[in-house]
């Protein structure tokens, strides 16, 4: 080139074939507990969902285009 997968919070992911408010574990704060520290626990902050465009009453999904990243595969020298 070409195929296939994947890109969503700091990290690692989930979102089941469009539907109303975007989550979960870790981490991180702040609180609680404790002499005190670590765990437990409560609470809470953190997201242009690669990028840009379309369709639709509504896109993390669905359709283009380009960017990256992984794997496989061919070509050239």
């Nucleotide at each position: 080139g070409g195929c296939a997968g994947g890109g969503u919070a700091g990290c690692u992911c989930a979102g089941c074939u469009g539907g109303u408010u975007a989550g979960a574990g870790c981490g991180c704060g702040a609180c609680a507990c404790u002499c005190a520290u670590a765990a437990c626990g409560u609470c809470g902050a953190g997201g242009u969902c690669g990028c840009g465009g379309g369709u639709u009453c509504a896109a993390g999904c669905c359709c283009c285009g380009c960017c990256c990243c992984u794997g496989c595969u061919a070509c050239u020298a």
The RNA shown here (transfer RNA) has 77 nucleotides and comes from a Candidatus Parcubacteria bacterium. Its Rfam family is "tRNA". It is annotated as a transfer RNA. The coordinates come from a structure-prediction model, not an experiment, and the mean pLDDT is 80.